[in-house]
Context: one part of a larger RNA
RNA sequence: CUGGGCGUAAAGGGUGCGUAGGCGGAUAGAUGUGUCAGGUGUGAAAUCUCGGGGCUCAACCUCGAAACUGCGCCUGAAACUGUCUAUCUAGAGUAUUGGAGGGGUAAGCGGAAUUUCUGGUGUAGCGGUGAAAUGCGUAGAUAUCAGAAGGAACACCAAUGGCGAAAGCAGCUUACUGGACAAAUACUGACGCUGAGGCACGAAAGCAUGGGUAGCGAAAGGGAUUAGAUACCCCUGUAGUCCAUGCCGUAAACGUUGUACACUAGGUCUUGGGGGUUUCGACCCUUUCAGGACCCCAGCUAACGCGAUAAGUGUACCGCCUGAGGACUACGGCCGCAAGGCUAAAACUC
Numbered sequence: 001c002u003g004g005g006c007g008u009a010a011a012g013g014g015u016g017c018g019u020a021g022g023c024g025g026a027u028a029g030a031u032g033u034g035u036c037a038g039g040u041g042u043g044a045a046a047u048c049u050c051g052g053g054g055c056u057c058a059a060c061c062u063c064g065a066a067a068c069u070g071c072g073c074c075u076g077a078a079a080c081u082g083u084c085u086a087u088c089u090a091g092a093g094u095a096u097u098g099g100a101g102g103g104g105u106a107a108g109c110g111g112a113a114u115u116u117c118u119g120g121u122g123u124a125g126c127g128g129u130g131a132a133a134u135g136c137g138u139a140g141a142u143a144u145c146a147g148a149a150g151g152a153a154c155a156c157c158a159a160u161g162g163c164g165a166a167a168g169c170a171g172c173u174u175a176c177u178g179g180a181c182a183a184a185u186a187c188u189g190a191c192g193c194u195g196a197g198g199c200a201c202g203a204a205a206g207c208a209u210g211g212g213u214a215g216c217g218a219a220a221g222g223g224a225u226u227a228g229a230u231a232c233c234c235c236u237g238u239a240g241u242c243c244a245u246g247c248c249g250u251a252a253a254c255g256u257u258g259u260a261c262a263c264u265a266g267g268u269c270u271u272g273g274g275g276g277u278u279u280c281g282a283c284c285c286u287u288u289c290a291g292g293a294c295c296c297c298a299g300c301u302a303a304c305g306c307g308a309u310a311a312g313u314g315u316a317c318c319g320c321c322u323g324a325g326g327a328c329u330a331c332g333g334c335c336g337c338a339a340g341g342c343u344a345a346a347a348c349u350c
Stems, first nucleotide, its partner, number of pairs: 004321003007304002012318001014201004021194003025088007034080001035077008049065006091191001092188004096183003103177007110154001115149007125136002162169002206247006215241002220236004258317006266295011299306002323350003332343004
């Protein structure tokens, strides 16, 4: 190089946008880049292959042929590919109307609950556990009523449901704003797909500066348990969790399944639109798009299972794998305030 793979055996990049590159719809014409055919020149000799010959055979030597799969030039072909010209509308996009949605950002508002504080009632316990104790309480707790403060999170609705590229998104209102979907026409005219580098986003934890701190709660202290108990259980409790700004850039970032397009039996439920039928109007029924689930034919699969949301049948492009450990490591480089991240070996052992 050819070849085999990536749901669970090693292997899909966390996600998107996009540069180079790769690949790319229909018709007609031109050209003749790739492509193909014929001719011609060259492709040293040796070697290789085939057929003879010579050393008693063989290795070896030697003669002839073929070959040297390549390149140049000439002539020609024009389906495919490339390029150019003209055109098209099925891909892609724009405009119009419409409804759905926890999509995003900012501001304001609300009630329930926990805690604390103040005041009232009230008296000896409360709390906690498997059982206890530490702890709180006669300086009046727990309980209960009224009021106040402050922070964080939004019960029911709620769903196998919705939205988002992923991370993720849920009280209510307002402002600004992204995307998707449906219907019917009009327009642009291949403007497309993928995407090495690159850029942007990216849970939690963590870091920096300044705020905030109700509850919870790494660390820490105490009480238990235990042979011990640096734990599981209990009482406290600091960072943190929250906000603003800036870093970090990782996750079982998972559907452990890259993106796009096309094709290939059915059935059931559900979300958002449209059409038909019917009705006073709706429901129901039926049909068609776009999503979310379940069951399954063919097919695939080592099996499990997947099965129009494919792991089926194909195409294009990217990423990745190559025995286990050593090793999500060392060294070097780049990034980071640090923690560390990205890239990534070898000796050696089996």
The part of an RNA shown here (small-subunit ribosomal RNA, central domain) has 350 nucleotides and comes from an uncultured marine bacterium. The coordinates come from a structure-prediction model, not an experiment, and the mean pLDDT is 90. Rfam family: Bacterial small subunit ribosomal RNA. Gene Ontology terms of the family: structural constituent of ribosome and ribosome.